This is a predicted structure of a 539-nucleotide part of an RNA (small-subunit ribosomal RNA, 5' domain) from a Polyangiaceae bacterium. Model confidence (mean pLDDT): 81 of 100. Lineage of the source: Bacteria > Myxococcota > Polyangia > Polyangiales > Polyangiaceae.

[in-house]
Context: one part of a larger RNA
RNA sequence: GAACGAACGUUAGCGGCGCGCUUAACACAUGCAAGUCGAACGAGAAAGGGCUUCGGCCCCGGUACAGUGGCGCACGGGUGAGUAACACGUGGAUAACCUUCCCUAAAGUGGGGGAUAACAUUCCGAAAGGAGUGCUAAUACCGCAUAAGACCACGACUUCUACGGAAGUUGAGGUCAAAGCCGGCCUCUUCAUGAAAGCUGGCGCUAUGGGAUGGGUCCGCGGCCCAUCAGCUAGUUGGUAGGGUAAUGGCCUACCAAGGCGAAGACGGGUAGCUGGUCUUAGAGGAUGAUCAGCCACACUGGAACUGAGACACGGUCCAGACUCCUACGGGAGGCAGCAGUGGGGAAUCUUGCGCAAUGGACGAAAGUCUGACGCAGCGACGCCGCGUGAGUGAUGAAGGCCUUCGGGUUGUAAAGCUCUGUGGGGAGAGACGAAUAAGGUGCAGUUAAUAUCUGCAUCGAUGACGGUACCUCCUUAGCAAGCACCGGCUAACUCUGUGCCAGCAGCCGCGGUAAGACAGAGGGUGCAAACGUUGUUC
Numbered sequence: 001g002a003a004c005g006a007a008c009g010u011u012a013g014c015g016g017c018g019c020g021c022u023u024a025a026c027a028c029a030u031g032c033a034a035g036u037c038g039a040a041c042g043a044g045a046a047a048g049g050g051c052u053u054c055g056g057c058c059c060c061g062g063u064a065c066a067g068u069g070g071c072g073c074a075c076g077g078g079u080g081a082g083u084a085a086c087a088c089g090u091g092g093a094u095a096a097c098c099u100u101c102c103c104u105a106a107a108g109u110g111g112g113g114g115a116u117a118a119c120a121u122u123c124c125g126a127a128a129g130g131a132g133u134g135c136u137a138a139u140a141c142c143g144c145a146u147a148a149g150a151c152c153a154c155g156a157c158u159u160c161u162a163c164g165g166a167a168g169u170u171g172a173g174g175u176c177a178a179a180g181c182c183g184g185c186c187u188c189u190u191c192a193u194g195a196a197a198g199c200u201g202g203c204g205c206u207a208u209g210g211g212a213u214g215g216g217u218c219c220g221c222g223g224c225c226c227a228u229c230a231g232c233u234a235g236u237u238g239g240u241a242g243g244g245u246a247a248u249g250g251c252c253u254a255c256c257a258a259g260g261c262g263a264a265g266a267c268g269g270g271u272a273g274c275u276g277g278u279c280u281u282a283g284a285g286g287a288u289g290a291u292c293a294g295c296c297a298c299a300c301u302g303g304a305a306c307u308g309a310g311a312c313a314c315g316g317u318c319c320a321g322a323c324u325c326c327u328a329c330g331g332g333a334g335g336c337a338g339c340a341g342u343g344g345g346g347a348a349u350c351u352u353g354c355g356c357a358a359u360g361g362a363c364g365a366a367a368g369u370c371u372g373a374c375g376c377a378g379c380g381a382c383g384c385c386g387c388g389u390g391a392g393u394g395a396u397g398a399a400g401g402c403c404u405u406c407g408g409g410u411u412g413u414a415a416a417g418c419u420c421u422g423u424g425g426g427g428a429g430a431g432a433c434g435a436a437u438a439a440g441g442u443g444c445a446g447u448u449a450a451u452a453u454c455u456g457c458a459u460c461g462a463u464g465a466c467g468g469u470a471c472c473u474c475c476u477u478a479g480c481a482a483g484c485a486c487c488g489g490c491u492a493a494c495u496c497u498g499u500g501c502c503a504g505c506a507g508c509c510g511c512g513g514u515a516a517g518a519c520a521g522a523g524g525g526u527g528c529a530a531a532c533g534u535u536g537u538u539c
Base pairs, nucleotide, nucleotide: 001539002538003537004536006535007534008533009532010531013387014386015385016384017383018382019380020379021345026343027342028341030340031339032338035071036070037069040068041067048059049058050057051056078298079297080296088222089221090220091219092218093217094216097215098214102211103210104209105208107206108205109204110144112142113141119134120133121132122131123130124129149176150175151174152173154171155170156169157168158167159166160165180203181202182201183200184199185198187195188194224270225269226268231261232260233259236258237257238256239255240254241253242252243251273295274294275293276292277288278287279286280285300321301320302319303318304317323334324333325332326331351377353376354375355374359373360371361370362369363368390420391419392418393417400411401410402409403408424480425476426475427474428473429472434466440460441459442458443457444456445455446454483528484527485526486525487524488509489508490507494523495522496521497520498519504511505510
């Protein structure tokens, strides 16, 4: 000199864009943060209508709270404890693998069965919750059929090869599937409704091939300190066989061999999430890893599996532990390192706000619902940037202050005065962009037996938290808006008074013992400026 997630002191007008628990991965009151689908399914209040003997009954309705089922909850959001490791970065390998949803190609979707929740009822319990009996549905569950296809073992052929095998074609054998829902037309019937068969469209379902995306595993290389850590290792190193996994492998087991690693630092100890980047620097280096982005790890502590395409799962389950709470003492409930917020710790870090209008996500055919992701607002000079605190003129060089050699000098065009302007502030008015490919209507084209439906295109078409905000116009008055540090040298800036090695200053050198440009105050000056200094840390 530069920088900062900073803190502290004095001071402080406005706006834009960012950032905001670095400490206790300490404990948490309260609210919210993951649901959705009635176009999978049974049941079904309330509201509404009718009757009424006022007890209630019937019809309609298909909504609410629940329940079965599907998809999601493995994303998004937080934190950095652990980890010196294939965790990360980079480049490869997978002839050792998986992949819901999505795209694409072609094939199928036939016919049956038994339950169960909800519900009703009985019972246990303080509660949390649980047990029995009875009824019922499905795209829930289970057989059967079919097998293009996939898989398994066997044979033949072709290609490639690391010579172990792999890929493909083919033959006969064995194993393995499925679920329906919503529209339209036609015919029939009815007051309205509706219904079987047929045709047709959409969304699904099953088993496959290919792709895309996401992941698993393995390997080369790279990036901390200590040798006052020198030897470490029995599933240890390798083989054979088997198990296990989506998959290789001592991953696990049995047997066999006795190996394997190490001064190019094994093993041990300390510290630490890694990277793109960030800061500094002429560069090389050094330091660092907040915000943003990629990867990893964790979710009160430790362990375990279940479900699932995917977890050994932050707002799931089970066990143990510590802690907190409820209890009828028998037993139960909980997990903010989600967003706010509280206590505590600390030099120190924000609102228990608004909205799903936009972007994105989950579910749904859609309308839509949910979304503390996100978009916004609030607080904080924490940082960067921009603007203002007036402009012009004005010499009796006013008064006052300070200095003085008493002549004057300086503050100083500074003020006053005169002429203007109106950014910011205040008042009034007007007022956005961010919003489009939504649903639906109309027209045209395609599909089709069809002017239905469905799909595509064109056109009309609702919706704004921020916010009456930004921006704009008018009015208003120079009125309401400047401080902080320094002035001995380094280092820009000097005198007076007080003090008298005292009180004090100080980054270094050093000042102060009676004329202190270094202490304290004043006047003046210098430097930055809504900031200026100090402290801390890095280069």